The prediction has a mean pLDDT of 84. Predicted 3D model of a 72-nucleotide RNA (transfer RNA) from Treponema sp. Its Rfam family is "tRNA". Rfam links the family to the GO term triplet codon-amino acid adaptor activity.
[in-house]
RNA sequence: GGUCAAUUAACUCAGUGGUAGAGUGUCGCCUUCACACGGCGGAAGUCACUGGUUCGAGCCCAGUAUUGACCA
Numbered sequence: 001g002g003u004c005a006a007u008u009a010a011c012u013c014a015g016u017g018g019u020a021g022a023g024u025g026u027c028g029c030c031u032u033c034a035c036a037c038g039g040c041g042g043a044a045g046u047c048a049c050u051g052g053u054u055c056g057a058g059c060c061c062a063g064u065a066u067u068g069a070c071c072a
Base pairs, nucleotide, nucleotide: 001071002070003069004068005067006066007065010024011023012022013021018055026042027041028040029039030038048064049063050062051061052060
């Protein structure tokens, strides 16, 4: 320098163009003499960024950024 892939909650990841989710973690309550385990409930998101297509974009298109793999 070139090709490809990934980017969604604190972490690991789902998500058929039509209400953004799960597990772990975290907070509160219950349970216990207390802790752990367990049960119930809650909070936490500019879907990397900018623009475009569309009635409507996490999803499609273009560019930028970061990370990784391969080729030279």